RNA sequence: AGAGUUUGAUCCUGGCUCAGGAUGAACGCUAGCGGCAGGCUUAACACAUGCAAGUCGAGGGGCAGCGAGAGUAGCAAUACUUGUCGGCGACCGGCGCACGGGUGAGUAACACGUAUGCAACCUGCCCGUAAUCGGAGGAUAGCCUGGAGAAAUUCGGAUUAAUACUCCAUUAAAUUUAAGAGGGGCAUCCCUUUUAUCUUAAAGCUGAGGCGAUUACGGAUGGGCAUGCGGGACAUUAGUUAGUUGGUGCGGUAACGGCGCACCAAGGCGAUGAUGUCUACGGGGUCUAAAAGGAUGGUCCCGCACACCGGUACUGAGACACGGACCGGACUCCUACGGGAGGCAGCAGUGAGGAAUAUUGGUCAAUGGGCGCAAGCCUGAACCAGCCAUGCCGCGUGAAGGAUGAAGGCCCUACGGGUUGUAAACUUCUUUUAUACGGGAAGAAAAACGCUUACGUGUAAGCGCUUGACGGUACCGUAGGAAUAAGCAUCGGCUAACUCCGUGCCAGCAGCCGCGGUAAUACGGAGGAUGCAAGCGUUAUCCGGAUUUAUUAGGUUUAAAGGGUCCGCAGGCGGAUUUGUAAGUCAGAGGUGAAAUGCCGCAGCUUAACUGCGGAACUGCCUUUGAUACUGUGAAUCUUGAGUGCGGUUGAAGCAGGCGGAAUGUGCAGUGUAGCGGUGAAAUGCUUAGAUAUUGCACAGAACACCGAUUGCGAAGGCAGCUUGCUAAACCGUUACUGACGCUCAUGGACGAAAGCGCGGGGAGCGAACAGGAUUAGAUACCCUGGUAGUCCGCGCCGUAAACGAUGAUUACUCGUUGUGUGCGAUAUACCGUACGUGACUGAGCGAAAGCAUUAAGUAAUCCACCUGGGGAGUACGUCGGCAACGAUGAAACUCAAAGGAAUUGACGGGGGCCCGCACAAGCGGAGGAACAUGUGGUUUAAUUCGAUGAUACGCGAGGAACCUUACCCGGGCUUAAAUGCAGAAUGACCGUUCCCGAAAGGGGAUUUCUCUUCGGAGCAAUUUGCAAGGUGCUGCAUGGCUGUCGUCAGCUCGUGCCGUGAGGUGUCGGGUUAAGUCCCAUAACGAGCGCAACCCCUAUCGUUAGUUGCCAUCGGGUAAUGCCGGGAACUCUAACGAGACUGCCACCGUAAGGUGUGAGGAAGGCGGGGAUGACGUCAAGUCAGCACGGCCCUUUUGUCCGGGGCUACACACGUGUUACAAUGGCAAGUACAAAGAGCAGCAAGGCGGCGACGCCGAGCCAAUCUCGUAAAACUUGUCUUAGUUCGGAUCGAAGUCUGCAACUCGACUUCGUGAAGUUGGAUUCGCUAGUAAUCGUAUAUCAGCAACGAUACGGUGAAUACGUUCCCGGGCCUUGUACACACCGCCCGUCAAGCCAUGGAAGCCGGGGGGACCUGAAGUCUGUAACCGCAAGGAGCGGCCUAGGGUAAAACCGGUAACUGGGGCUAAGUCGAAACAAGGUA
Repeated sequence: AGAGUUUGAUCCUGGCUCAGGAUGAACGCUAGCGGCAGGCUUAACACAUGCAAGUCGAGGGGCAGCGAGAGUAGCAAUACUUGUCGGCGACCGGCGCACGGGUGAGUAACACGUAUGCAACCUGCCCGUAAUCGGAGGAUAGCCUGGAGAAAUUCGGAUUAAUACUCCAUUAAAUUUAAGAGGGGCAUCCCUUUUAUCUUAAAGCUGAGGCGAUUACGGAUGGGCAUGCGGGACAUUAGUUAGUUGGUGCGGUAACGGCGCACCAAGGCGAUGAUGUCUACGGGGUCUAAAAGGAUGGUCCCGCACACCGGUACUGAGACACGGACCGGACUCCUACGGGAGGCAGCAGUGAGGAAUAUUGGUCAAUGGGCGCAAGCCUGAACCAGCCAUGCCGCGUGAAGGAUGAAGGCCCUACGGGUUGUAAACUUCUUUUAUACGGGAAGAAAAACGCUUACGUGUAAGCGCUUGACGGUACCGUAGGAAUAAGCAUCGGCUAACUCCGUGCCAGCAGCCGCGGUAAUACGGAGGAUGCAAGCGUUAUCCGGAUUUAUUAGGUUUAAAGGGUCCGCAGGCGGAUUUGUAAGUCAGAGGUGAAAUGCCGCAGCUUAACUGCGGAACUGCCUUUGAUACUGUGAAUCUUGAGUGCGGUUGAAGCAGGCGGAAUGUGCAGUGUAGCGGUGAAAUGCUUAGAUAUUGCACAGAACACCGAUUGCGAAGGCAGCUUGCUAAACCGUUACUGACGCUCAUGGACGAAAGCGCGGGGAGCGAACAGGAUUAGAUACCCUGGUAGUCCGCGCCGUAAACGAUGAUUACUCGUUGUGUGCGAUAUACCGUACGUGACUGAGCGAAAGCAUUAAGUAAUCCACCUGGGGAGUACGUCGGCAACGAUGAAACUCAAAGGAAUUGACGGGGGCCCGCACAAGCGGAGGAACAUGUGGUUUAAUUCGAUGAUACGCGAGGAACCUUACCCGGGCUUAAAUGCAGAAUGACCGUUCCCGAAAGGGGAUUUCUCUUCGGAGCAAUUUGCAAGGUGCUGCAUGGCUGUCGUCAGCUCGUGCCGUGAGGUGUCGGGUUAAGUCCCAUAACGAGCGCAACCCCUAUCGUUAGUUGCCAUCGGGUAAUGCCGGGAACUCUAACGAGACUGCCACCGUAAGGUGUGAGGAAGGCGGGGAUGACGUCAAGUCAGCACGGCCCUUUUGUCCGGGGCUACACACGUGUUACAAUGGCAAGUACAAAGAGCAGCAAGGCGGCGACGCCGAGCCAAUCUCGUAAAACUUGUCUUAGUUCGGAUCGAAGUCUGCAACUCGACUUCGUGAAGUUGGAUUCGCUAGUAAUCGUAUAUCAGCAACGAUACGGUGAAUACGUUCCCGGGCCUUGUACACACCGCCCGUCAAGCCAUGGAAGCCGGGGGGACCUGAAGUCUGUAACCGCAAGGAGCGGCCUAGGGUAAAACCGGUAACUGGGGCUAAGUCGAAACAAGGUA
């Protein structure tokens, strides 16, 4: 110090989350020791038991109990008596109990903190000073005695003491009053002094030292009161207050004071937040943070408050009193039912609550407190111990060596390697800790006692002696022995650390993003690793990171955010000069800021934590002295800000009145006749009762064409015919006047489009609602015909808009270019300058970017408004306004991890531009109808094996299923298996021949004595055992390879440079051109690569070379005939090498590239035709069943063998084909012309037989030689004559042929017979642009044969048409919009239905705290008082005021709950539509 997360990627905004630290913690797992600290955060809930405040006999009467002594009885034990002594229960009295200890309920307050004041006060014990301590009296507790009561307790009688109580005296410095004098002060006043006057004191005890008592003054300590300032939330709490605010008087108090009372006045507080409600003890400090801050207030210290809840006073120096009293209330306990007792928020402890917090311990040894002269007693304060890893700190669980890198585990590419790992074993060493034994502290010095010294016998000093809960603890020593001691979490990224197995969107994980659907580094286990370590993780909370509330230190055009506009009070801010003052400000000094804590230094525990000492600090407050620049304030002056005057100018600025023409509508009249109107097309509507159209006249209301604009005016909303009046403004010129009069503005006031509301008018056109017509699946819409409110006017409301420049107002400053409006100036309609307005462009600068840019979103200043993730929601409740509609103000629960801005690249658009393609169009021929063939779906089946499924599956894998193939089904067999290798064992054959069972496979048997040998054995074979098999089982979404498609489309990229924060862009865009990112030009780009083209093959022309099996022109021979033969090398051809075509030439157009031309030449002309060739990539496209391969699965089976069946099923649907429907034809006869292939288990000439398929015999040929092998359409002639036919051939019957172990399921072919549908095919749809379509036949692969009408090749004959690019489809480039990026087969909205959740309203019901009214009213203070008591003082009793509490009735507020009801949120696959995003199909 940052990181993760919105996107395909980017930058920004913005939230959420994490890493850090902390805790009085809790929970899970684990646990060796010690030190120091801490330990009911919840029920201020209830408490059993014990203890926590007593002490003094040197105040007193006394003496129950204990000890001693004495006495009596007794031998003794013992019993009894005796206050005599030590002492002492209970009692009177004194002091203490108001401290210490606990808790945080209440309290938002002078409670606390801080700083002051008291001239308005008190203060026991203590200290100092001065003075005093004389006398008298009556009671009372106790003891004794009697009574009541269960008890607590209480009532009588008799008697008694005091340092208890009462009275008298004495002093006066104290108190009261009055008068005089002097002095002081901040107001009231205060001090000193004199005189007079008034009211008051006391106590004794004694170890004879002393301890006490009283008065006054002073000190110290502790308190009381008052004041300034400081520190919570809510304004959806805005008004509050009657003793209230003040005065006078009286009372009261220690003291001031409405503190209380009587009277008088009407004040007091409040937007700088009163009052109310909620919450909360405050501070020093603590945690965090760089700081500023934020959060917090446990332990320790200071203050406050409280003591079961509420009230009250008494006593006292001090209390309205934790372990006191009285009363009321609730609760608990005892009870003899009459009545009583109690208060752990003291220490332990118990129950309850809770996630959760300890022992009913020891000691007064130390420190401190109370009492006491003291000894001493008391002290759950305190000091210690116990429990708890609750925290902090320290130590240990060993150290060195040790590689065959052991075994085992785990992993892998597995005869091996890696890792655990120097880890272990083993050798050597050490002994902290633990254990045992031994020694053993400091904390203790006082007081007391004894002695000594100094003087004044009481102080001070010295010496000695006594005292330790902790504790035989800390610590030290000795002994032996590695001996007694490691876990927890994590390992996808953030975040250090990786593999295997299991699981299979299951189980589960998760702080955020997110993992898991068969190869999970994310779940669970294991191995390994990482982090920390006697702990480690989790949870909760706080700060941090978060500059994410921003004082330091944020923002507001588009991300959340500028108020609709102006005026303007308070407030904030404010021009120049001089001077005074000194409030702010700055400096010096003083006081205070408790200690502890934190920081620095030093020191003590072995170290540290911890503790001690010292320093600095405590950033604050107060006082005082100074400074005077700035701010404030007083005074004076100034003119530049602001305003005024004067002179001009401008405009759709406002208000009121008058006038005008065009258009529209209506009425009347004329002309005129059949339609008009409206739409995409129509219809509703109007019209023969005369419309529309047209002419004239009249009326009505509303709006003002042209001018008109990038214009002007206004604060905004807004303002437009002409004209008059009234009103306002701005600007220019002038520099005459005022002299800071200014800017901004919460609350407030005014204005404020449209719609809407009220009352009254008006109503032509338009036109919500409504009606009708269309459209549509529907159409409560878009379109059409009508049409009411409204739109208009007057008056009054409403107060909102995307009220927008999405940009608050004001002021100053900061480069330029170019328009325009209105003034002014220079003699001025040009041009120029200047002021104010209004536009465009472009710099610096700013900005996330887009962009803004003197009209700022730049640089600064002042003031106001507003924002703080999305949704819920501008909603609910409350309040205010409004006639209403509604407006203003304005939440929460809950929910999500995003929502959002700008820009980028794509994709997409029922956006645009350019271009291409048999894409359309123009044509030709088909498909879709029929029959059949074939494939698919479906269905069926024991099985109908599997795959392929829009284009890109469907005559596809399959280029050939009767068995085999074959993977499927049924049945029968085999289990190392059908094949091969290795090792071991036993055997000697195996093969062959043969028998039995069987459908075969298979099983069983017979026959048969292998070869070599060094005799050990070796080879070979089959059998058997073991190891390796086998699988067309799964996953094409784990893969390789191959393939389809976009697409033979023209694209896809890179290096360097440049631009941009970046994604990215540029290049590759633009202008031309091309089939082409082909080329040219231009150019922040310059080059390059993969594609295009070319190079390759076939074909079209020619040449050269070479002539057999091919050829035959010339010469010769020969035949019925044929290159048949000799020969030839010309031609054709064969097959190798070359030539040729390049817009090269010409003309025109063009800068060029290139284009055009019936051009020339040429076999071929602008890529000549065809093929091979398929960029980066897309479709998780296809294929695990071609093959290969990871993983998973099966192993007497999912392997393998065999027989049979099935893949050939058949109501049906689709695709691809074949044959047809006929005369451009069928049939018959005759006659021509190919190319390319194939052949030995073959092709077969030829001959013979058969109508034929074919059979028998069989030459030749491993092929330019022989064979398949007659090509067919065509052509010639004949016939048929429009018909279900001489078309068509399905189907069926019969007889055959061939292949093959075998044609039943299930082959092809032949012959004869039979002769179905079909007469050109709906919507729709396919192919093709030339040797193409169409049409005709030929060959081949596979193959025993064949379901081939398929596929792949080959040649023959051989067209038509293309105006053109509007439209359909696909594609390319540029551009535009986008809320899409799984990319439009996208995204996404609302109702309804279902589940869950929180919430609003609601008849009511329940509860809570507070206030007021009325009634009642305890204790108690105060007060009044005749009867009773007392000599009296006084008391009792009774009355009064006030109050806690109780009661009654009403109202407000808050909360809970509720039938029903409203919306909201969330939830893989529900319904209806299709609102938004593209022109989203009506922007």

Background
A computed fold for a 1483-nucleotide RNA from a metagenome, annotated as small-subunit ribosomal RNA. The RNAcentral record of the sequence draws on SILVA.